[in-house]
RNA sequence: UCCGAAAAAGGCAAACCCGGUGAAAGCCGGGGACGCAAAACUAUAGGGGCUACGUCCGGUCAGGGAUAUGCCAGCCAGCUGCCGAAG
Repeated sequence: UCCGAAAAAGGCAAACCCGGUGAAAGCCGGGGACGCAAAACUAUAGGGGCUACGUCCGGUCAGGGAUAUGCCAGCCAGCUGCCGAAG
């Protein structure tokens, strides 16, 4: 360094519920744990995904299509990093 143990010390917290916020996706706080060795950080110009107030297209009263400047780091990626058995 790779690697990741029926190891130690700690850490985070999905779904769901309550409150707040937002047009929505989502986010924040509390509860709660499915999981996680980066479930830390990065969303100017790496890829991918979500949403559509507004705008545009289409259309004509009924619903539609496109679009990020809004989001997601618990999708891949990038970057930094705790611990230390075996190999």